RNA sequence: AGAGUUUGAUCCUGGCUCAGGAUGAACGCUAGCGGAAGGCUUAAUACAUGCAAGUCGAACGGUAACAGGUUCUUCGGAAUGCUGACGAGUGGCGCACGGGUGAGUAACGCGUACACAAUCUGCCCUAAUCUGGGGGAAAGUCGCUGGAAACGGCGAAUAAUCCCGCAUAAGACCACAGUAUCGCAUGAUACAGGGGUUAAAGCUUCGGCGGAAUAGGAUGAGUGUGCGUACUAUUAGCUAGUUGGUAAGGUAACGGCUUACCAAGGCUACGAUAGUUAGGGGGCGUGAGAGCGUGAUCCCCCACACGGGUACUGAGACACGGACCCGACUCCUACGGGAGGCAGCAGUAAGGAAUAUUGGUCAAUGGAGGGAACUCUGAACCAGCCAUUCCGCGUGCGGGAUGAAGGCCCUCUGGGUUGUAAACCGCUUUUAUCAGGGAAGAAAUGCAUUCAUUUAUGAAUGAGUUGACGGUACCUGAGGAAUAAGCACCGGCUAACUCCGUGCCAGCAGCCGCGGUAAUACGGAGGGUGCAAGCGUUAUCCGGAAUCACUGGGUUUAAAGGGUACGCAGGCGGUUGAAUAAGUCUGACGUGAAAGCUUGUGGCUUAACCAUGAAAUUGCGUUGGAUACUGUUUAACUAGAAUACGAUCGAAGUGGAUGGAAUGCGUCAUGUAGCGGUGAAAUGCAUAGAUAUGACGUAGAACACCAAAAGCGAAGGCAGUUCACUAGGUCGAUAUUGACGCUGAGGUACGAAAGCGUGGGUAGCGAACAGGAUUAGAUACCCUGGUAGUCCACGCCCUAAACGAUGUUUACUGGACAUUUGCGCGAAUGAGAAUGAGUGUCUGAGGGAAACCAUUAAGUAAACCACCUGGGGAGUACGUUGGCAACAAUGAAACUCAAAGGAAUUGACGGGGGUCCGCACAAGCGGUGGAGCAUGUGGUUUAAUUCGAUGAUACGCGAGGAACCUUACCUGGGCUCGAACGCUAUUAGACGAUGUCUGAAAGGAUGUUUCUCUUCGGAGCUGAUAGUGAGGUGCUGCAUGGUUGUCGUCAGCUCGUGCCGUGAGGUGUUGGGUUAAGUCCCGCAACGAGCGCAACCCCUAUCUUUAGUUGCCAGCGAGUAAUGUCGGGGACUCUAGAGAGACUGCCUCCGCAAGGAGUGAGGAAGGAAGGGAUGACUCAAAUCAUCAUGGCCUUUAUGCCCAGGGCUACACACGUGCUACAAUGGCACCUACAGAGGGGAGCGAAGGAGUGAUCUGGAGCGAAUCUCAGAAAGGGUGUCUCAGUUCGGAUUGAAGUCUGCAACUCGACUUCAUGAAGUUGGAAUCGCUAGUAAUCGCGCAUCAGCCAUGGCGCGGUGAAUACGUUCCCGGACCUUGUACACACCGCCCGUCAAGCCAUGGGAGCUGGGGGUGCCUGAAGAUGGUGACCUAACGAGGAGCUAUCAAGGGUAAAACUAGUAACUAGGGCUAAGUCGUAACAAGGUA
Repeated sequence: AGAGUUUGAUCCUGGCUCAGGAUGAACGCUAGCGGAAGGCUUAAUACAUGCAAGUCGAACGGUAACAGGUUCUUCGGAAUGCUGACGAGUGGCGCACGGGUGAGUAACGCGUACACAAUCUGCCCUAAUCUGGGGGAAAGUCGCUGGAAACGGCGAAUAAUCCCGCAUAAGACCACAGUAUCGCAUGAUACAGGGGUUAAAGCUUCGGCGGAAUAGGAUGAGUGUGCGUACUAUUAGCUAGUUGGUAAGGUAACGGCUUACCAAGGCUACGAUAGUUAGGGGGCGUGAGAGCGUGAUCCCCCACACGGGUACUGAGACACGGACCCGACUCCUACGGGAGGCAGCAGUAAGGAAUAUUGGUCAAUGGAGGGAACUCUGAACCAGCCAUUCCGCGUGCGGGAUGAAGGCCCUCUGGGUUGUAAACCGCUUUUAUCAGGGAAGAAAUGCAUUCAUUUAUGAAUGAGUUGACGGUACCUGAGGAAUAAGCACCGGCUAACUCCGUGCCAGCAGCCGCGGUAAUACGGAGGGUGCAAGCGUUAUCCGGAAUCACUGGGUUUAAAGGGUACGCAGGCGGUUGAAUAAGUCUGACGUGAAAGCUUGUGGCUUAACCAUGAAAUUGCGUUGGAUACUGUUUAACUAGAAUACGAUCGAAGUGGAUGGAAUGCGUCAUGUAGCGGUGAAAUGCAUAGAUAUGACGUAGAACACCAAAAGCGAAGGCAGUUCACUAGGUCGAUAUUGACGCUGAGGUACGAAAGCGUGGGUAGCGAACAGGAUUAGAUACCCUGGUAGUCCACGCCCUAAACGAUGUUUACUGGACAUUUGCGCGAAUGAGAAUGAGUGUCUGAGGGAAACCAUUAAGUAAACCACCUGGGGAGUACGUUGGCAACAAUGAAACUCAAAGGAAUUGACGGGGGUCCGCACAAGCGGUGGAGCAUGUGGUUUAAUUCGAUGAUACGCGAGGAACCUUACCUGGGCUCGAACGCUAUUAGACGAUGUCUGAAAGGAUGUUUCUCUUCGGAGCUGAUAGUGAGGUGCUGCAUGGUUGUCGUCAGCUCGUGCCGUGAGGUGUUGGGUUAAGUCCCGCAACGAGCGCAACCCCUAUCUUUAGUUGCCAGCGAGUAAUGUCGGGGACUCUAGAGAGACUGCCUCCGCAAGGAGUGAGGAAGGAAGGGAUGACUCAAAUCAUCAUGGCCUUUAUGCCCAGGGCUACACACGUGCUACAAUGGCACCUACAGAGGGGAGCGAAGGAGUGAUCUGGAGCGAAUCUCAGAAAGGGUGUCUCAGUUCGGAUUGAAGUCUGCAACUCGACUUCAUGAAGUUGGAAUCGCUAGUAAUCGCGCAUCAGCCAUGGCGCGGUGAAUACGUUCCCGGACCUUGUACACACCGCCCGUCAAGCCAUGGGAGCUGGGGGUGCCUGAAGAUGGUGACCUAACGAGGAGCUAUCAAGGGUAAAACUAGUAACUAGGGCUAAGUCGUAACAAGGUA
């Protein structure tokens, strides 16, 4: 110090989350020792038991117990206060301290600084004075007596430092009158005067200790004041002793503190009152600080002591371990009545996630009493329990590589890691254990002696006494590595990685997110990382968060400028003097407790901890000074502001008058069948005369042109013309006032449209409504009508995307152009430059996340106001205010999400735009869709109908050959190292050939015959046995390789450097042309380059050349019935090698160029000559069944063998084809011309047989030689004559041929017979642009044969049409919009239905606290009375009575909380329903 998370990516805004520190903590796992600290945060709930405040005999009467003495004694004992002592009692002091708790309290309670001229103060100190003389009662005790007890009652006697008079009396107190000084208003102090009032207690060891009055000090307490001290305005008014005065009372003291009377005040927006919460501070945690949070332990203050009230005593209390009363609760009881208060220390119960011993000692420190010894002290000091925190130490150290074994992992004969780790060798002994020694904390008091100065007192010396902790700390010794390591984590943030298991399951998770068969994220293991006697989790606080921003934020579009103005309070304020010194600055003084923090030094072996010194305590008060700035007062000024004067401007406002066009309506006229409306229609109007046209009349509303980026107004807003009234701006030259100014919370006024009220008005338009259309529906868009309304007057409403999404004011900071309106100069058909006030556009600096803003700022500054703090819930609920209502203003929470959002980028998309291309459309030709059949698919069926392919890009596809085989499927029969191929070992000698039985076969059982080579070691081959590698068309094409389809043979896709941008990214690649093409040219912040395009390759078309066999045959020769048949030839055809040729090269025209056009020339071919091969990215496209392959599954089976069946099923649907429907044809006969292929288990000639399929035959040929092999359409002749036919050939019957172990399921072909549908095919749809479509036949692969009409090739014949790019489909480029990015097959809204959650309303019901009225009223206080009681006496009391009063009761209302039938909306929840509102022009912006 930052990081993760919104996006395909980017920048920003913004929230959420994490890393750090902390805790009086708790929980989980684990645990060796010591030191120092801490330990009911919850129920201020209830408490058993013990202890926590007593002491004094030197105040007193005395003597219950103990000890001693004395006397008596019956030896049992008795008497005696005589002594030490002392129960109970009288009396004194203490009990108001110490200790606990935080309920209450928002307050002078606390903090801080002052004040008391308005006060008190026991014990203590100082000063000085006094202490005389009398009287009285009542405890204890004794007697009687009540009660269960607690506790009493009556009578008798009695002491005091108990009580009461008397005396004395000042410097005390009271009143009177006086002088001086001082202060702070009342006043205070000092001095002297006379008058009045008030006191005491004794004890004694004779040393003293006490007592009374007074003054002062110290300590403590009381009171008052300034400042500071939580949240809510959805709490705005509160107050009757209230505010003040007079008088009296009361208090230690001021005071409405109390009472009577008088006045009507007092507090409050600088937040009264009310409500909620809370003890305050020093401090503590965190933070760089400012702050924020907190108030345990320790210290100070306050409050409280079961809840509430009250006083008494006292120096001090309205009293924790005192009293009285009321209440609740608990206990005892003889039922009559009593007792109690742990928020003291332990402890118990309860509550709770959770917090300790019913311990020791007064040894030390401190407190109470006492003269002291001493007693008391749960204060305190110690110990016990607890890893609760902090600190320290240890669990060993060195050597040791066969890098052991084991574990884990891997590419597995091996390697890596655990790991110098272990074993093993050597060393040490902290800690623990045992044994021994052993502190400091203790100095005193007291006693004795001495000294000071005589006592008091102090000091010194001496001998001794006192330790709970504790035989503890510490020290020494002994043996022995011996007694001692866990927890969390390992996807990123965040240090640390692999295997196995699991399979959106189980689970994890702080955020993002993991898990659906290869999970570094779940669980386990190995390994690693971090911390360590602890480690993690949870909770809370601060930090990070500049995410409430004082330090230190924002508001055009992200959340956020009020709709606008005026203006009270408030805030801020021009120039120059003077005064003052409040703010401000500075010096000094006081205070700011201690502890804590920081720091120096020191003490425990160190540290934590502790001691001591310093610093700090940023504050408050007092005082001296300074005077620039601010404030205040005063004197001036004119630059701000205002006023006067003169011009000028405008749709500024209000009221009146008035005008024409248009529209509707009415009347009349002309005139006839339609009008109107739409995408198309219909509703509607019209023969009762519409629409149209003309004339006249009438009504209401709005004002064409001018007109504009224009003008005016504070905003809303304002438009024909004109008049009146009103307001405003601007300019000009002077004059006047003299800061009069700016902003502005509340407040007031204005405030579009719609809406509301009353009364008018109503032509057009037009919510609602009606009808017609559209549609799946259409409560819409479109059409025809039409009411409120729109208009006027008056009164309300008060909201808008009331927008420049930009508050008002002032100053400053570059330019250019346009425009409105002034003014002076200038010019004079009017140019121009300057100067004001406006309105706009563009561009700098600067700003901004960017878009953009840019003198009209979103720049640079100042003043004031308003507003914001994640999205949703929600501008909702409740409350309040306003309103006639509608509604407006103010304005939350629970809950829920990890985003929501802004700007810009690249894509994709659009029922956006532009440009261009393609058999894309159009123009044509021929088909499909209808029929029959073939074939494939779906579906259905089945034991099985094996599997895959499924929009384009599956469906005559894998399959280029399913009768068996194939075959993967089904049924049945068999095998298990297995059907195939290896390796090792053993064994046999064979292998092979050939039999028999059984069986459907496979197989099983059982026979016969029989090895080779050799260097003699063995080798080869085969079988069997055992072992080892098997096998799988089982799964995953979403783990893969390879191959393939498609976009698409479309023209695109990128890079380097540079430049631009914060960045994603852009530029280049866009633009203007051109091309089949990102092809080329030109331009250009780009310059170049790569993959694609093109070319290079192959075939075809022309020519040349080379070479002529099996090909060819012109010429020559020979021969035949005939044929290149033969000799020969290379001319030609052809074959197959090598070359040539085409490049817009030439010409004309267009063009800058690239290039284009031409019935151009030449050429076999002309503008890419025609074909082929060649294929970026996408679709998790297809294939694990061609093959290969990871992982998983299977192993007497999912493997292997065999027989039969199935893949050929059949109501049906679809795709692809064949054949047809006929005359451009069918049939019959005759006749012509190819190319490319195949052939040895082959092609098979001639000849012969058969109607034919075919058979026979076997010449020739491994092929330019032989053969398949007859090409067909075509040509010629004849026939048929428009019909279900001489078309068509399905189907069926019969007879055959061929292949093959085998044609039943299930082959092809032949012959004869049979002769179905079909007469050109609905919606729709396919192919093709030239040797193409169409049509005709031929060949080949696979193959025994063939279901081939399929596929792949070959040649023959051989068209039509293209105006053109509006539209459909697909594609390319540019641009635009976007809420899409899985990218429109996208995204997304609302109702309804289901589940869960929190909330609002709600007839009511139940609590809570507070206030008010009335009734009642304890203890107690105050006043009155007091015939009764009392010893002293100047007296007191009981009783009665008046007032106040805790509490109780009652009544009405307000507030607040819980709950509730029912109800409302909201949120959340993989695959529910209905539509499609929004995002593109989202299909009606």
Predicted 3D model of a 1485-nucleotide RNA (small-subunit ribosomal RNA) from a metagenome.
The sequence is in RNAcentral, with records from SILVA.